[in-house]
RNA sequence: AUCUUCUCACGAGCGCCAUGCACCAUCCUACGGAUGGUUAACGAGGUGGAGGGUGAUCGAAGUAUUCGGCGGAUGCCCUUCCGUGCCGGUUCGGCGCGUAUGUACCGGUAAAUAUGCGGGUAACUGCAAAACAGAUUCGGUAUAACGGACCAGU
Numbered sequence: 001a002u003c004u005u006c007u008c009a010c011g012a013g014c015g016c017c018a019u020g021c022a023c024c025a026u027c028c029u030a031c032g033g034a035u036g037g038u039u040a041a042c043g044a045g046g047u048g049g050a051g052g053g054u055g056a057u058c059g060a061a062g063u064a065u066u067c068g069g070c071g072g073a074u075g076c077c078c079u080u081c082c083g084u085g086c087c088g089g090u091u092c093g094g095c096g097c098g099u100a101u102g103u104a105c106c107g108g109u110a111a112a113u114a115u116g117c118g119g120g121u122a123a124c125u126g127c128a129a130a131a132c133a134g135a136u137u138c139g140g141u142a143u144a145a146c147g148g149a150c151c152a153g154u
Base pairs, nucleotide, nucleotide: 014071015070016069017068020067022038023037024036025035026034027033028032042059043058044057048081049080050079051078052077053076054075082098083097084096085095086094088151089150090149091148092147093146101144102143103142104141105140106139107138108137115128116127117126118125119124
């Protein structure tokens, strides 16, 4: 340096700020102030390449805060290239999509909060096992989804 195996962690609700607000404790000259501290996104889902624009899906919890500030971002829109689905094949075009079509039905997946056990005077916080979502998410089934030219087959 390369390869293999095992373990752990993790990949955009993400990173950073904490003297904007809020909350707690102590003190003071007390409708306020000083000092010290606390919280500040819970998971699900999400990237073909390039360029431009915009400034981002879903629910859970909460009901002042997941508010606020800075940065970023897989979202959305437009152009273009590539790939893919729709015809038996190829190619050109069209429409949709991005390991990749629509619709209907059936089914599946979360964490926090709360609870319990600890820590802290407190605000609050660490750990543990279980429950509960929705979407433009995933799986299954059914069904629907093109024209021209050429080729092949009947």
The prediction has a mean pLDDT of 76. A computed fold for a 154-nucleotide RNA, annotated as glmS glucosamine-6-phosphate activated ribozyme aptamer.